Predicted 3D model of a 145-nucleotide RNA (FMN riboswitch aptamer (RFN element)).

[in-house]
RNA sequence: AGAUAUCUUCGGGGUAGGGUGAAAAUCCCAAUCGGCGGUUAAAGUCCGCGAGCCUGCGCCGCAAGGCAGGGCAGGAAUCGGUGAAAUUCCGAUACCGACGGUAACGCAUUGAAUUUGUGCGAAGUCCGGACGAGAGAAGAAAAUC
Numbered sequence: 001a002g003a004u005a006u007c008u009u010c011g012g013g014g015u016a017g018g019g020u021g022a023a024a025a026u027c028c029c030a031a032u033c034g035g036c037g038g039u040u041a042a043a044g045u046c047c048g049c050g051a052g053c054c055u056g057c058g059c060c061g062c063a064a065g066g067c068a069g070g071g072c073a074g075g076a077a078u079c080g081g082u083g084a085a086a087u088u089c090c091g092a093u094a095c096c097g098a099c100g101g102u103a104a105c106g107c108a109u110u111g112a113a114u115u116u117g118u119g120c121g122a123a124g125u126c127c128g129g130a131c132g133a134g135a136g137a138a139g140a141a142a143a144u145c
Stems, first nucleotide, its partner, number of pairs: 002145003006140005017029003031125002033097002035049004044095002052072004058067003077093005099128003105121005
């Protein structure tokens, strides 16, 4: 100095203002947000990972349950400029957002003069799982190699 094991701490942001209305952070106008590692140079949109669901023969546990491992699901960017190097910077114009809940919107359908009824879908930002989990980051100690 490095590797392995141990312990501690940290580890996700966001509807201003306006319209309609009895009621909307859900509709309309508009506003606003961007986890972790990597990548010749800084990334929501490149590569990979995490968060969700299922499984879990192995491991831990008296049990409930937990963990390793495995499987599934899951989005989005172009052009111009600078440069040795940038889908990462600068300029311009776009786009995207798990699961459950709520629903004035949409679609389908029954009926029909009209109101009504039924089914399905619908929030990145609200409520909830979650005072959770986690990609990982920093540090401590000083054991083994």
It was read from a public genome assembly, where an Rfam model found it. The coordinates come from a structure-prediction model, not an experiment, and the mean pLDDT is 79.